Notes:
RNAcentral holds the sequence, with entries from Rfam. The RNA shown here (transfer RNA) has 74 nucleotides and comes from Channa argus.
[in-house]
């Protein structure tokens, strides 16, 4: 080179037989409660879903090429 799997808030992950506002947890900010931290409760920020392009009325989701990670293989 070359087969295969994968990419969704800071991490891990759900949603991926297309359909209104992508959802949890653990992180993070604030209050509350403490001598003070931590728990505990309560609210909050946080991702246009790796990039570009098709297909459709409609795409994280389907096809197509880049590219990154990981496996296996010359």
């Nucleotide at each position: 080179g070359g087969c295969g799997c994968u990419g969704u808030g800071g991490c891990u992950u759900a949603g991926c037989u297309g359909g209104u506002u992508a959802a949890a947890g653990c992180g993070c900010c604030u209050g509350u409660c403490u001598u003070g931290u931590a728990a505990a409760c309560a609210g909050g920020a946080g991702a246009u879903c790796c990039u570009g392009g098709g297909u459709u009325c409609a795409a994280a989701u389907c096809c197509c090429a880049g590219u990154g990670c990981c496996u296996c293989u010359g």
Taxonomically the source falls in Channa (Eukaryota, Actinopterygii, Osteoglossocephalai, Anabantaria). It matches the Rfam family "tRNA". Rfam links the family to the GO term triplet codon-amino acid adaptor activity. Its mean pLDDT, the model's own confidence on a scale to 100, is 81.